[in-house]
RNA sequence: UCCCGAUAAAGGCACCCCCGUCGCGAGGCGGGCUCGCACAGCCAGGGGUCUCUCUGAGACAGCCCAGCCUCCGAA
Repeated sequence: UCCCGAUAAAGGCACCCCCGUCGCGAGGCGGGCUCGCACAGCCAGGGGUCUCUCUGAGACAGCCCAGCCUCCGAA
């Protein structure tokens, strides 16, 4: 350094649901909660799913792949 990931330590995120708000919608954002996650961080490039007013315009990164970044450390 890479692989790997514990009944370790510290910190991080937040499914579902509820409240508020924005959006026609998929959904976004903020708060509460906490099922889970070593990157459940970023990215919509490829696949996939989804929405709408469907030759088009959008949503999803907590579905997979690629790219970039990345805490800690036993075996």
The RNA shown here (c-di-GMP-I riboswitch aptamer) has 75 nucleotides and comes from a Solirubrobacteraceae bacterium. Its Rfam family is "c-di-GMP-I riboswitch aptamer". From the family's description: GEMM was predicted in a large-scale screen for bacterial structured RNA regulatory elements. Taxonomically the source falls in Solirubrobacteraceae (Bacteria, Bacillati, Actinomycetota, Thermoleophilia).